RNA sequence: GGGCCAGUAGCUCAGUUGGUAGAGCGCACCCCUCGCACGGGUGAGGUCAGGGGUUCGAAUCCCCUCUGGUCCA
Repeated sequence: GGGCCAGUAGCUCAGUUGGUAGAGCGCACCCCUCGCACGGGUGAGGUCAGGGGUUCGAAUCCCCUCUGGUCCA
C1' cells in the first nucleotide's frame, strides 16, 4: 500500500424485506427475609463509530473517513 471482517446500552451480542431500536448480564428502586443470598416485579441507560448522499422514511442501501482484527505484499 491492497483485500476481507467487525464497530448498536456500562459489558457480551441480536436486529428478518428500509417502516416506533432490543435481549442477557450489570446498575437503581420495590416485593420477599429478623438480616443476607436466591427468587419475583418495575425502571433508568442509545450521536446505531463519524460525515455526506439516495428515499416520504436509513442501524439497514451507496460514497468517503476513523478505529480494531485478519490475510497478502

A computed fold for a 73-nucleotide RNA from an Actinomycetota bacterium, annotated as transfer RNA. Its Rfam family is "tRNA". From the family's description: Transfer RNA (tRNA) molecules are approximately 80 nucleotides in length. By type it is a transfer RNA. NCBI's taxonomy places the organism under Bacteria, Bacillati, Actinomycetota. The coordinates come from a structure-prediction model, not an experiment, and the mean pLDDT is 83.